The prediction has a mean pLDDT of 90. A computed fold for an 87-nucleotide RNA from an Actinomycetota bacterium, annotated as c-di-GMP-I riboswitch aptamer. NCBI's taxonomy places the organism under Bacteria, Bacillati, Actinomycetota.
[in-house]
RNA sequence: CUCCGAUAAAGGCAAACCUCGGGAAACUGCGGGGCGCAAAGCUUCGGGUCUACGGCGUGAGAGCGCUAUGACAGCCGGGCUACCGAA
Numbered sequence: 001c002u003c004c005g006a007u008a009a010a011g012g013c014a015a016a017c018c019u020c021g022g023g024a025a026a027c028u029g030c031g032g033g034g035c036g037c038a039a040a041g042c043u044u045c046g047g048g049u050c051u052a053c054g055g056c057g058u059g060a061g062a063g064c065g066c067u068a069u070g071a072c073a074g075c076c077g078g079g080c081u082a083c084c085g086a087a
Base pairs, nucleotide, nucleotide: 004085005084012037013036017032018031020029021028022027035074041080042079043078045077046076047075048072049071050070054067055066056065057064058063
């Protein structure tokens, strides 16, 4: 240094749920909370999943179908970066 990851030390992040905001929605921000996490740090590059305002189609209409340019990095890979050091 790399792999690796301990009932080590010091710290870190924060699921569900709740409050108040943002958003058409998926989802998300602050605070509380703590299920978990050794990259649960960053990045939509590939795949996947979710949503469908708008658009397109259909319909007498209500509606229904398709669609990402929206969302998820705590779904899986890839890329970048990083604390500690027992075996």